[in-house]
RNA sequence: GGAGUCGGACAGACCGUCGCUGCGGGUGAAAACCCGGGGAGGAAAGUCCGGGCUCCACAGGGCAGAACGCUGGAUAACACCCAGGGGGGGCGACCCUCGGACAGCGCCACAGAAAGCAAACCGCCCGACUUCUGUCGGGUAAGGGUGAAACGGUGGUGUAAGAGACCACCAGAUGCCGCGGUGACGCGGCAUGCUCGGCAUACCCCGUUCGGAGCAAGACCAAAUAGGGAAGGCGGCUGGCCCGGCCACAGCCUUCCGGGUAGGUUGCUUGAGGGUGCGGGUAACCGUACCCCUAGAGGAAUGACGGUCACACACGGGCAACCGUUGUGACAGAACCCGGCUUACAGUCCGACUCCCGCA
Numbered sequence: 001g002g003a004g005u006c007g008g009a010c011a012g013a014c015c016g017u018c019g020c021u022g023c024g025g026g027u028g029a030a031a032a033c034c035c036g037g038g039g040a041g042g043a044a045a046g047u048c049c050g051g052g053c054u055c056c057a058c059a060g061g062g063c064a065g066a067a068c069g070c071u072g073g074a075u076a077a078c079a080c081c082c083a084g085g086g087g088g089g090g091c092g093a094c095c096c097u098c099g100g101a102c103a104g105c106g107c108c109a110c111a112g113a114a115a116g117c118a119a120a121c122c123g124c125c126c127g128a129c130u131u132c133u134g135u136c137g138g139g140u141a142a143g144g145g146u147g148a149a150a151c152g153g154u155g156g157u158g159u160a161a162g163a164g165a166c167c168a169c170c171a172g173a174u175g176c177c178g179c180g181g182u183g184a185c186g187c188g189g190c191a192u193g194c195u196c197g198g199c200a201u202a203c204c205c206c207g208u209u210c211g212g213a214g215c216a217a218g219a220c221c222a223a224a225u226a227g228g229g230a231a232g233g234c235g236g237c238u239g240g241c242c243c244g245g246c247c248a249c250a251g252c253c254u255u256c257c258g259g260g261u262a263g264g265u266u267g268c269u270u271g272a273g274g275g276u277g278c279g280g281g282u283a284a285c286c287g288u289a290c291c292c293c294u295a296g297a298g299g300a301a302u303g304a305c306g307g308u309c310a311c312a313c314a315c316g317g318g319c320a321a322c323c324g325u326u327g328u329g330a331c332a333g334a335a336c337c338c339g340g341c342u343u344a345c346a347g348u349c350c351g352a353c354u355c356c357c358g359c360a
Stems, first nucleotide, its partner, number of pairs: 001356010012309007020039002023036005041331001045342002048340005053214004065210005070084004085098005099205002104203001106199003121144002123140007152170006171195002173192008218266004228257007235247004273292008311329004315324003
């Protein structure tokens, strides 16, 4: 200098003018106005996981269903994270992946003889026949061919030709033993010719976890109108009248009660919170001291314009350094709150590491 891998930070700055919306203060009868101070993100997004919180349900257990799936840790919890193990990819930094295919049941397109326990298209070998180069019967799986995948590999013995049929070495599998490790697992030894395909993101099996709904949860205050309940009064008959009795229970009036709606208040933002230091831990993370307060709207504010400066790119000028009344500047907008994951993103900066080339 070039090419990369991993991780982190930022997401223009300042000033002015005009607005928007909460909070505090002031003026005002009110409407409103004035002053001060606050006002989006790394993903606020997708709503895919996990939790807090709230209401409902719940003796206990099971079925069904869903999610997850190597080991150990961390956590409020997780599908995330950390450390490790196995397998795969890369020269490497590093990246991807993860239960069981000997419980059962299925699938493996096309091609191919055959796709799972058997099978034989070409070939090879033996025999018979023969029109003399084929036909039939049998053996074989070394070679060819097909495929993503074809039943270990190399060499030899053997044979009619062959074949783990047998032998040596190599690779693997299974069983046993020893050692190391908390464990996944690793290393070593012995035995057995055992060489037995893949898919569980096909059903399934095993293990673990899971009650449901969600801030439009929920709580409180509470009109107008309509309707509900209770008490009292006003009915009809009997009767001179009252009490009483019977009928009707419909309507009207008064008072009270309770529920819901509109509307308002709350939940609401100080929280598993952030920063720095120290301590423990390989780490995720935990503990502790000090410091900080950082939107809370509710048809839903957080904006627009102008100026100065900075950066990147484009364009124009210049031999160049550089210059410019030039242009463009990402993805995206909180809605109860946290922890993650995933996806989108103009660009800028920083750190660690790898490979290649050159120079000293």
Bacterial RNase P class A from Desulfovibrio sp., 360 nucleotides, folded computationally. Its mean pLDDT, the model's own confidence on a scale to 100, is 78. The sequence was found by an Rfam model in a public genome assembly.